């Protein structure tokens, strides 16, 4: 250094599906409030009262009705530190996010608890405890340990 392997295996856009939500926003109505101009009525006239009417604001109903952020699922495409937490530098900047770099953690997947982020009981991060698998060493009727800075081949 070049090839490879693991499996409910890692990532990416994209296309769907549900969920956001019958919710935001709109539009008709009806009611509370509050109150400039106007206008009716009261008065002989002013004031002031009551009303009505525009407009604000809240709240019912009704008709219509999305999005984003997060997700499932699917082929596809690129991949086996795949990746992914975490800290911290650079950098733009008013602060972050996004990108890069460094360190440091986690072989993978899955379940259940408990934090934490979410509108969520979806989902995801983190930890814990089992299980299940790949690998490497120890042991040899079972079994135990390790870590990807590993493992198999040349």
């Nucleotide at each position: 250094a070049u090839a490879g392997a693991g499996g409910c295996g890692c990532g990416g856009a994209c296309g769907u599906c549900a969920a956001g939500a019958g919710u935001a926003c709109c539009g008709c109505g009806c009611g509370g409030u509050g109150c400039a101009a106007g206008g009716u009525g009261u008065u002989c006239g002013c004031a002031g009262c009551a009303c009505c009417g525009u407009u604000g604001c809240c709240g019912c109903g009704u008709g219509a009705a999305a999005a984003a952020g997060g997700g499932g699922c699917g082929g596809c495409c690129g991949c086996c530190g795949a990746a992914g937490g975490c800290g911290g530098g650079c950098g733009a900047g008013g602060c972050g996010a996004a990108g890069u770099c460094c360190g440091u953690c986690u072989g993978g997947u899955c379940a259940u608890g408990c934090g934490c982020a979410u509108a969520a009981g979806a989902u995801g991060c983190g930890u814990a405890u089992g299980a299940c698998u790949g690998u490497c060493g120890c042991g040899u009727u079972u079994g135990c340990g390790g870590a990807g800075a590993g493992c198999u081949a040349u």